[in-house]
RNA sequence: UCCGAAAAUGGCAAACUCACCGAAAGGCGAGGGCGCAAAGCUACGGGUCCUAGCCCUUCCCCGCCAGGCUAGGACAGCCGAGCUGCCGGAC
Numbered sequence: 001u002c003c004g005a006a007a008a009u010g011g012c013a014a015a016c017u018c019a020c021c022g023a024a025a026g027g028c029g030a031g032g033g034c035g036c037a038a039a040g041c042u043a044c045g046g047g048u049c050c051u052a053g054c055c056c057u058u059c060c061c062c063g064c065c066a067g068g069c070u071a072g073g074a075c076a077g078c079c080g081a082g083c084u085g086c087c088g089g090a091c
Stems, first nucleotide, its partner, number of pairs: 001090004011036002016031003020027002034077001040083003044080003047075009
């Protein structure tokens, strides 16, 4: 530097359940274990989700849903990017 076939120290922990926090998305702790070689960290780009406002809403009015924009928030176990790192193998 590249790789993850086998193995080891081991690590993390989806759904779901219970308790708590939050308006929600979601978070946190315990149980649980679907999976993970960065499922470690950072919301930087894209994306998804929640909330609020605005626009649009073809027709007389109102304006729902859907759609768009903006703002705030969430997700790192959606894809990139950056930083860091264990074991083993090859060079």
The prediction has a mean pLDDT of 81. A computed fold for a 91-nucleotide RNA from a Chloroflexota bacterium, annotated as c-di-GMP-I-GGC riboswitch aptamer. NCBI's taxonomy places the organism under Bacteria, Bacillati, Chloroflexota. It matches the Rfam family "c-di-GMP-I-GGC riboswitch aptamer". Rfam links the family to the GO term cyclic-di-GMP binding.